[in-house]
Context: one part of a larger RNA
RNA sequence: GGACGAACGCUGGCGGCGUGCUUAACACAUGCAAGUCGAACGGAGUUCCUUGGAUAGAGGCUUCGGCCAAUUGAAUUGGAACUUAGUGGCGGACUGGUGAGUAACGCGUGAGGAACCUGCCUUUCAGAGGGGGACAACAGUUGGAAACGACUGCUAAUACCGCAUGACACAUUCGGGCGGCAUCGCCUGGAUGUCAAAGAUUCUAUCGCUGAAAGAUGGCCUCGCGUCUGAUUAGCUAGUUGGUAGGGUAACGGCCUACCAAGGCGACGAUCAGUAGCCGGACUGAGAGGUUGACCGGCCACAUUGGGACUGAGAUACGGCCCAGACUCCUACGGGAGGCAGCAGUGGGGAAUAUUGGGCAAUGGACGCAAGUCUGACCCAGCAACGCCGCGUGAAGGAAGAAGGCUUUCGGGUUGUAAACUUCUUUUAAGGGGGAAGAGUAGAAGACGGUACCCCUUGAAUAAGCCACGGCUAACUACGUGCCAGCAGCCGCGGUAAUACGUAGGUGGCAAGCGUUGUCC
Numbered sequence: 001g002g003a004c005g006a007a008c009g010c011u012g013g014c015g016g017c018g019u020g021c022u023u024a025a026c027a028c029a030u031g032c033a034a035g036u037c038g039a040a041c042g043g044a045g046u047u048c049c050u051u052g053g054a055u056a057g058a059g060g061c062u063u064c065g066g067c068c069a070a071u072u073g074a075a076u077u078g079g080a081a082c083u084u085a086g087u088g089g090c091g092g093a094c095u096g097g098u099g100a101g102u103a104a105c106g107c108g109u110g111a112g113g114a115a116c117c118u119g120c121c122u123u124u125c126a127g128a129g130g131g132g133g134a135c136a137a138c139a140g141u142u143g144g145a146a147a148c149g150a151c152u153g154c155u156a157a158u159a160c161c162g163c164a165u166g167a168c169a170c171a172u173u174c175g176g177g178c179g180g181c182a183u184c185g186c187c188u189g190g191a192u193g194u195c196a197a198a199g200a201u202u203c204u205a206u207c208g209c210u211g212a213a214a215g216a217u218g219g220c221c222u223c224g225c226g227u228c229u230g231a232u233u234a235g236c237u238a239g240u241u242g243g244u245a246g247g248g249u250a251a252c253g254g255c256c257u258a259c260c261a262a263g264g265c266g267a268c269g270a271u272c273a274g275u276a277g278c279c280g281g282a283c284u285g286a287g288a289g290g291u292u293g294a295c296c297g298g299c300c301a302c303a304u305u306g307g308g309a310c311u312g313a314g315a316u317a318c319g320g321c322c323c324a325g326a327c328u329c330c331u332a333c334g335g336g337a338g339g340c341a342g343c344a345g346u347g348g349g350g351a352a353u354a355u356u357g358g359g360c361a362a363u364g365g366a367c368g369c370a371a372g373u374c375u376g377a378c379c380c381a382g383c384a385a386c387g388c389c390g391c392g393u394g395a396a397g398g399a400a401g402a403a404g405g406c407u408u409u410c411g412g413g414u415u416g417u418a419a420a421c422u423u424c425u426u427u428u429a430a431g432g433g434g435g436a437a438g439a440g441u442a443g444a445a446g447a448c449g450g451u452a453c454c455c456c457u458u459g460a461a462u463a464a465g466c467c468a469c470g471g472c473u474a475a476c477u478a479c480g481u482g483c484c485a486g487c488a489g490c491c492g493c494g495g496u497a498a499u500a501c502g503u504a505g506g507u508g509g510c511a512a513g514c515g516u517u518g519u520c521c
Stems, first nucleotide, its partner, number of pairs: 001521004006517005013391006019384002021349001026347003030344003035090003040087002043084007056071001059068003097302003106227008116219002121215007129163001131161002138153006169194011199207003228274003235265003240262008277299004281292004304325005327338004355381001357380003363377001364375004394424004404415004429458006438448001465510005470491003476505005486493002
C1' cells in the first nucleotide's frame, strides 16, 4: 500500500447493487416451511331438481258425530353439483439449513466396471382373458384422564391373491460361430422349467396398466496421482494378509461365516497425537509464491446424543418409525408428548450480525387430464454507511480587503472572494399531475407499486465531518502546564520560553465518511 461477512470512537444527506451469528452443532414460547389427486374406490354431509304425499289447516257446510277444502309440505324414489374423514396412487430421498465429525478414494483430477442399479421421461416390440377372499371407512359393544385403542358385524377399488396366456426375459442343459483384457464377452440353434396385467372418463379420443429391448438422466463400486503439523509418537496389525467353500449384495470384495496358510504395513514416515469439511474460486504479489475457502456453484457429512432396521426405483430418511440416554412439557400418577444446524422470532454467549413483513405476479418444484392446490424454494419489501459505485450539500461576479476571531515588533499580518451583496441554476428536497416494462397468451392474472420514469411549481432553499500538523510524513503559532498532567507506530517529547501534553486560531489530508484495533499478503 491492498484486502475484510469485521468491531470500536466521532460524525452522518440521497440513490443503485450486494452483504449481514465468524461466538454456544447452546436451549427454544408462537406461527408458518409438503402436499396433492373425487377423471382409482366405497361411504358421509350440504344444496338443487324430481317422485311422493304424512302432519297441520284459514274458510265453508253441518243432523254437532263429522264432511269439503285453498295452503303447508315429513318419511320416501331417482338424479345433478359441491365438500371431504378413510382405503388407494404419486410425492414427502427434491428444495432449504449447518460444518459437529472426517487426514478419508472424503475431495480434486484422470481412467476402469468382461462386477452393477435406475421411479418419472423418450423410442420400439408384444399384451391386457377369466376368477377369488379380505381390510379400513361405517354400525354396535367396550377400555382409557389423555395419547390412543380392543372385540363383533357389513362393504368398494387402479388395494391384495390364485388360474390362464407368454418371449427377444430369467434358470438349467446340449451344440455352432466370432472376439478379447485373467476371470471371460457377444451372436446364434434346440430342449425343459418359471413368471404379468387395471382400469378411469366430459363419448371420443385421451390418460393410465403389464412384459421385454434400447436411450437419456441419476446413482453405486474400483484404481493411478495430488491433498496440514509433530519422531520430545518407531514399531503397528488376529478378520489382521492371502487362499478354498458358502452366505449376502444391484454388483466386486474378509462385506460376513467355516476351514487352511502366516502373512500384511513401516524411515519413500506405518501407528499414534493435534488441527481441519474438500474444490471451482477469493485476497495479495511483477511473477514465483503465500494466505484463505464468507456470499455464488459442485461434491461430502450431519439433523437433540448413540444404535437399528422398515417402506421404497432411490433413505439407513432434518419437519417418518423403533430402542436406549440427557433435557423440556402434560397427567386423573396408571401413562403420554417433543426435537428451529428450515423462515421469522426468544433467551443465553459475545466486540458483533436484521422483520414473529408481502406475494405465488415471475422462475423453479410436487400432485392433477385440466381448472387448480401447496411451495418462508423463490421474487419482493423492512432494518444496518457493513461493503462497492454514483450524486449532492450550490454556480458566477464581488475589496470598504467589512465586522468578529487569532496574532503582532502595535506599523500591521492572517482568516479572506471567504462572508455580506448582485445575478443565476434546481441535481437533491417538498408539493401537484401523468405513469410503465417485467405478462408468455384465445382470454384473464403484477406482490413489488401508484414504485421507476416523465412534466409542472416552490425556494439556496433540506444536507460536513473526521484525523493529523517534531522526524519518518503533506501541514505552525499563541496560551496553559512544569519529568506533573499527559503523548507515543519507531526514534522519543514533558524538570518555566514545549511547532511532540491540553486548548484556541491557522494549515494539511481524506470526505458521507474519517480514524483506531484485529487478521492476511

A computed fold for a 521-nucleotide part of an RNA from an uncultured bacterium, annotated as small-subunit ribosomal RNA, 5' domain. The RNAcentral record of the full RNA draws on ENA, Greengenes and SILVA. Its Rfam family is "Bacterial small subunit ribosomal RNA". Rfam links the family to the GO terms structural constituent of ribosome and ribosome. The coordinates come from a structure-prediction model, not an experiment, and the mean pLDDT is 83.